Transfer RNA from Candidatus Tagabacteria bacterium CG11_big_fil_rev_8_21_14_0_20_41_11, 73 nucleotides, folded computationally. The same sequence occurs in records of 4 taxa. It matches the Rfam family "tRNA". The family's RNA type in Rfam is transfer RNA. Rfam's curators write: Transfer RNA (tRNA) molecules are approximately 80 nucleotides in length. Its mean pLDDT, the model's own confidence on a scale to 100, is 83. RNAcentral holds the sequence, with entries from ENA.

RNA sequence: GCGCACGUAGCUCAGCGGUUAGAGCAUCCGCCUUAUAAGCGGGAGAUCGAUGGUCCGAAUCCAUCCGUGCGCA
Numbered sequence: 001g002c003g004c005a006c007g008u009a010g011c012u013c014a015g016c017g018g019u020u021a022g023a024g025c026a027u028c029c030g031c032c033u034u035a036u037a038a039g040c041g042g043g044a045g046a047u048c049g050a051u052g053g054u055c056c057g058a059a060u061c062c063a064u065c066c067g068u069g070c071g072c073a
Stems, first nucleotide, its partner, number of pairs: 001072007010025004018056001027043005049065005
C1' cells in the first nucleotide's frame, strides 16, 4: 500500500429498518446468615466509534474518516 472482519453499559456479548436498545458478570440496596460467601429480590448504568447521506422511520443500509485485529505484498 491492497483486501477482509470488527467497534453497542466497567467487562463479555445479543439486537439481520418500526413496542421504551436487552442479557450475563461486575457495582449499589435489601432478604437470608452469628458473620462472610453462595442463593433470592430490586436499583443504577450505553442517545450504539465520528461526521454526512438514504428513508415516514437507522445501532441496523450507503459514503468518508478514526481505532483494533487478521491476511497478502